[in-house]
A computed fold for a 77-nucleotide RNA from a Moraxellaceae bacterium, annotated as transfer RNA. It was read from a public genome assembly. Its Rfam family is "tRNA". Rfam classes the family as a transfer RNA.

């Protein structure tokens, strides 16, 4: 310095191709069963999608440019 991937909730991860109300499993929070604990059941809460611009009525999805991690490969040695 070249190329490729990833980047979504507190942790794993799905959704992007074909743009239309942001999800799932675990974790948490209440309650009920149980004398407690575990466990289960029922509700519930939490992200604006790495970051900025742009296209559209409408963006996590399309485009630009960035910023991290990670692999590959070139260079020094």
């Nucleotide at each position: 310095c070249g190329g490729g991937g990833c980047g979504u909730a507190g942790c794993g991860c799905a959704g992007c191709u074909u743009g239309g109300u942001a999800g799932c499993g675990c974790a948490c929070u209440a309650c009920a069963a149980u004398g407690g604990g575990g466990u289960u059941g029922u509700a519930g809460g939490g992200g604006u999608c790495g970051a900025a611009g742009g296209u559209u009525c409408a963006a996590a999805u399309c485009c630009u440019u960035u910023c991290g991690c990670c692999c590959c490969g070139a260079c020094c040695a």